[in-house]
RNA sequence: UGCAAGUCGAACGAAGUUUUUGGAGCUUGCUUCAGAGACUUAGUGGCGCACGGGUGAGUAAUGUACAGGAAUCUACCCCUCGGUAGGGAAUAGCUCGGAGAAAUCUGAAUUAAUACCCUAUAAUGCCUACGGGUGAAAGUCGUAAGACGCCAAGGGAUGAGCCUGUAUCCGAUUAGUUAGUUGGUGGGGUAAAGGCCUACCAAGACCACGAUCGGUAGCUGGUUUGAGAAGAUGAUCAGCCACAAUGGAACUGAGACACGGUCCAUACUCCUACGGGAGGCAGCAGUGGGGAAUAUUCCGCAAUGGGCGAAAGCCUGACGGAGCAAUACCGCGUGUGGGACGAAGGCCCUAGGGUCGUAAACCACUGUCAGAAGGGAAGAAACAAAUGACGGUACCUUCAAAGGAAGCACCGGCUAACUCUGUGCCAGCAGCCGCGGUAAGACAGACGGUGCAAGCGUUAUCCGGAUUUAUUGGGCGUAAAACGUCUGUAGGCGGUUCAUUAAGUCUUUGGUUAAAUCGUCCGGCUCAACCGGAUUUUGCCAUCGAUACUGGUGAACUUGAGUAUGUUAGAGGUUAGUGGAAUUCCCAGUGUAGCGGUGAAAUGCGUAGAUAUUGGGAGGAACGCCAGUGGCGAAGGCGGCUCACUGGCUCGAUACUGACGCUGAGGUACGAAAGCGUGGGGAGCAAACAGGAUUAGAUACCCUGGUAGUCCACGCCGUAAACGAUGGUCACUCGAUAUAUGCCCCUUUAGGGGUGUGUGUCCUAGCGAAAGCGUUAAGUGACCCACCUGGGGAGUACGUUCGCAAGAAUAAAACUUAAAGGAAUUGACGGGGGUCCGCACAAGCGGUGGAGCAUGUGGUUUAAUUCGAUUCUCCGCGAGGAACCUUACCUAGACUAAAUGUAUUUUGACGCAUUGAGAAAUUAAUGUUUCCGUAAGGACAAUUUACAAGGUGUUGCAUGGCUGUCGUCAGCUCGUGCCGCGAGGUGUUUGGUUAAGUCCUAUAACGAGCGCAACCCUUAUGCUUAGUUGCCAGCACGUAAUGGUGGGAACUUUAAGCAAACUGCCUGCGAAAGCAGUGAGGAAGGAAAGGAUGAAGUCAAGUCAUCAUGGCCCUUAUGUCUAGGGCUACACACGUGCUACAAUGGCGUAUACAAUGAGUCGCUACCUAGCAAUAGGAUGCCAAUCUCUAAAGUACGUCUCAGUUCGGAUUGAGGUCUGCAACUCGACCUUAUGAAGUUGGAAUCGCUAGUAAUCGCGUAUCAGCAAUGUCGCGGUGAACACGUUCUCGGACCUUGUACACACUGCCCGUCAAGCCAUGGAAGUCGAAGGGACCUAAAGACGGUGACCAGAUAAGGAGCUGU
Repeated sequence: UGCAAGUCGAACGAAGUUUUUGGAGCUUGCUUCAGAGACUUAGUGGCGCACGGGUGAGUAAUGUACAGGAAUCUACCCCUCGGUAGGGAAUAGCUCGGAGAAAUCUGAAUUAAUACCCUAUAAUGCCUACGGGUGAAAGUCGUAAGACGCCAAGGGAUGAGCCUGUAUCCGAUUAGUUAGUUGGUGGGGUAAAGGCCUACCAAGACCACGAUCGGUAGCUGGUUUGAGAAGAUGAUCAGCCACAAUGGAACUGAGACACGGUCCAUACUCCUACGGGAGGCAGCAGUGGGGAAUAUUCCGCAAUGGGCGAAAGCCUGACGGAGCAAUACCGCGUGUGGGACGAAGGCCCUAGGGUCGUAAACCACUGUCAGAAGGGAAGAAACAAAUGACGGUACCUUCAAAGGAAGCACCGGCUAACUCUGUGCCAGCAGCCGCGGUAAGACAGACGGUGCAAGCGUUAUCCGGAUUUAUUGGGCGUAAAACGUCUGUAGGCGGUUCAUUAAGUCUUUGGUUAAAUCGUCCGGCUCAACCGGAUUUUGCCAUCGAUACUGGUGAACUUGAGUAUGUUAGAGGUUAGUGGAAUUCCCAGUGUAGCGGUGAAAUGCGUAGAUAUUGGGAGGAACGCCAGUGGCGAAGGCGGCUCACUGGCUCGAUACUGACGCUGAGGUACGAAAGCGUGGGGAGCAAACAGGAUUAGAUACCCUGGUAGUCCACGCCGUAAACGAUGGUCACUCGAUAUAUGCCCCUUUAGGGGUGUGUGUCCUAGCGAAAGCGUUAAGUGACCCACCUGGGGAGUACGUUCGCAAGAAUAAAACUUAAAGGAAUUGACGGGGGUCCGCACAAGCGGUGGAGCAUGUGGUUUAAUUCGAUUCUCCGCGAGGAACCUUACCUAGACUAAAUGUAUUUUGACGCAUUGAGAAAUUAAUGUUUCCGUAAGGACAAUUUACAAGGUGUUGCAUGGCUGUCGUCAGCUCGUGCCGCGAGGUGUUUGGUUAAGUCCUAUAACGAGCGCAACCCUUAUGCUUAGUUGCCAGCACGUAAUGGUGGGAACUUUAAGCAAACUGCCUGCGAAAGCAGUGAGGAAGGAAAGGAUGAAGUCAAGUCAUCAUGGCCCUUAUGUCUAGGGCUACACACGUGCUACAAUGGCGUAUACAAUGAGUCGCUACCUAGCAAUAGGAUGCCAAUCUCUAAAGUACGUCUCAGUUCGGAUUGAGGUCUGCAACUCGACCUUAUGAAGUUGGAAUCGCUAGUAAUCGCGUAUCAGCAAUGUCGCGGUGAACACGUUCUCGGACCUUGUACACACUGCCCGUCAAGCCAUGGAAGUCGAAGGGACCUAAAGACGGUGACCAGAUAAGGAGCUGU
């Protein structure tokens, strides 16, 4: 903005348009008059507008659903009966005026009706005091017949109003509500019952079965989920209700308090001439706004239905259709068959191949959908005819062409589906668990795969799974959960028998349970969705019956319960009195210097006489022994003795009552300690407080004091781990044992048996998550009550009740979080316990830490001071030997490839010599020009190219291998069996024993494996064999001397084998294993000594720089070569050593005795030279042959306690040796110099016997050497161990645990800084809702009504009351 409610001219008068008939005028085509018809319509009148359509604001019952009811109305429709007579006055319209911008209003005159009024008549109508009263109508159309109406009455149908029962959300932090309230009588009112209204009377009514109040909400058929019971929900379709801008009100009418009517008020919008007016999309479209989000200002009345009309017909955004949206459901397509060279390409790869994949290409077919052309419906029918919006739509036929038609999510587990690359706790993912810190199946991309498919995924919501609110169908000792306890009201439940009733219960029949939907069957659209037909109905009401059980009523019973009588034990309660011991205080005596207290002290008390002790006195509180998992009580609790009062339990026997019982929401009572009020009392003890200690601090633990309080009376409080963490009552279900107290029986007087009531322990079945419970149940059943529903927030806030207060009771939410919790298991840990071991401590000996030097490390420095090792388990470690090399580092200069292999190109070179440049590497020049050969070629060397490079670069937290450590500690496991739901246990634990999980013994275990031990090597004894280079007793020879020589095989020794030691023997102890003995014997005695040998595992231990190796990184350099430098620096700190500080010594002279090893580029005798390091000669030895080769010791002398004849650093000078080369930077020798140091703080290391200590010797590496190091060798050769309390480490058993990265654990609170959210805050502004109050419109009803009107009555304007 348009449309959605009009219609009837056959109710009425009138107007207009038009057709037509007749007349008149006459300008013959105009005007006018009369009539007839058709059409249109404003108005009067009738019917409709209360239906249809929309929405869900309100409403927790004035609603809805189901089932009933009585005191009602009902236009149009149907049936029946009767009637429809005679009059009258108006009024709209129209006409003429008036006001106003408009909307509209108004005056006058005039007019009709199916509009209005009066009269008549009438009932079986209505009213009635039974006399009576009251009381209706309308005509129109038609030639007519008749049709449609009208009035009255009765009935029906339909629709509506009212009442009752049952059902219908949450909150008690809403417990009392109600005065027209509940009922009655009279009256009024309504269509109708009724406090609906009113007067009077009574004081009722509702409520714990939840009133009232507050919050939320339209209800239902149904929908959705669920196995069901149920839960959630109330779109579409259908029934009911409510609403129509917001609030109020009535009018008309059959029906409304009326969506497209009226009036009033309010808000908003619009028009206006500012005076005043108009409006209501929660109708259909559409617009704006809001929002995550929801469509066309379409076609048609052809069908179905509705309104009016006699009808034709008109109206109908109801409805029928189309449009938009994959919003939902259903159906269909995007091709089908063949096709391996398994194409190309992508991705992966163990480099072979695999996969996408018959997928594609290619060949042969088909034609759904979409496209084109031709035909073409049903839906339409009531006599015939006519009538199709959809729509040229559905459908049919033909044509062409594989042509136009596949996406989305996911791939760590749940959960179907895996790899690569990138990224590197970043970027990101995530429903839960959780991924990502350089090899991510979890991020991102790719390839591949999986699942759905014209959809797919996300988000939101509901139900399910969830037995996680448990009626079906859960729990409550320790996981959340038994009220602190008794009593008792309502309620729930309740013993035996008989009768009756029939409420519950069961059953028959009837009514209802709308249709649609759902389910089942059948049918129609090609199928399906969709549509049609049939069938089914968990309820409610009524009704005929049944009577076992429950209930009601009545009558009985004694077993449950109780009463009477007798009896027992008791810290049961209340009150009064009384007793002794002890503490403290007071008085007096004796007496003298301390007492007291502690881990140790001090504060404190004491010469003004304490403590101690004796005597006397005062006062308060508590009651030793008895005393006991003993007793009593509901629980809290109760303890000297006596009297009084008093409650309950138990037992025995009889009698009585006759179900009187159990539980118990609310309620009442009791209720430790602390605390509060008033008044007493106050000895001891003792919060607070004070002082002293302890301590880093110590507002604590310990000590000295000390006030409330503790005690009494009266009154509050009402809570505790008020616990058996276990509600009460009843019944049933194996046993053993202890104890308290009754009764009965037996008896040998010790005791035993039986039966009750209590109180404990152990255990069967059973239960339980387990640990455990187990006739005193946590077992099996019955009844009742309280309580629980993840952790935190929180037993908190607010509200209410109680309290003097403290506080108690009741009791949330926001928010936050993936766990919190129980019981048990294995470890680890403990300033837990038990047992045991180790040079672990102790007992000893000697050191380190102090000095100087050597060496390694840190730090610092540097161009570089290469790298690694860093508690024990790094630091004389890798390195068993850095001047160059090594060498990895730095500086400088060069190369792009060195070495090697294969193939290849070219060549006879390469090399050497000399010379030049250079630090050298390198480079230039000159000279020289290989070997074999069957003469083809081959070898060799150089050179070119290609392929394999190279890296001491990174990651030991990607690895292999190797190694360290716990630890040479005695442990670590398995099979079968058994126990446990399981983790797991047992075995492996117990009692002994051992170095040992070594052995014995016990044993639900029996066996076995890796470890232990043994087997192996060395040393110690003997024997056999063999004697050279070793040996030499006897024999012989010889020398100045020597096994030097002949010879010997005895000894020593060498190196092969054998023997020997096993608790074998004896004694003691012991069950055995085994232990002990100054046992025997023996070379050796209990593992003879030493070595090698290192379980499962731990430390992300160490090593990518021995080596190997994945990934990553560099490639004219992070690779390779060369020279020089550095690894050797030096304020300092630490580790490991050497030498010392001296007389158990230094120095000098003389002199004795080893072993392991090494040696030809070597060890070197011997001689000579040198002071010496060494040098020059020379000899032996490839080694039981030769050489290296001893020191401490012993003898004598000297030094005489000093910074020395100790000590040797440092430094000067001069040499020797190795080596291309000793400057940085070697070792050694001589001479001179002669530092610190006089035995070392805290602390700390090694060692148990041929050990410590001390003395020298050798070797590897190596040109030389930093070696005082390392690895070995022998000589001399001690002391000590009571013992296991403590320190450290370890083993086993046990215990606690909130730990499991395992105590370097876990974890609590404050604070600091930053950030986020929230609260408070003097106030200020706005919005919404509620309550109270004030003002108060329209309207309805009542009163009045001088005025209007009228014959009166009735009525009206106005005024007024509610």
Description
Predicted 3D model of a 1362-nucleotide RNA (small-subunit ribosomal RNA) from an uncultured prokaryote. Its Rfam family is "Bacterial small subunit ribosomal RNA".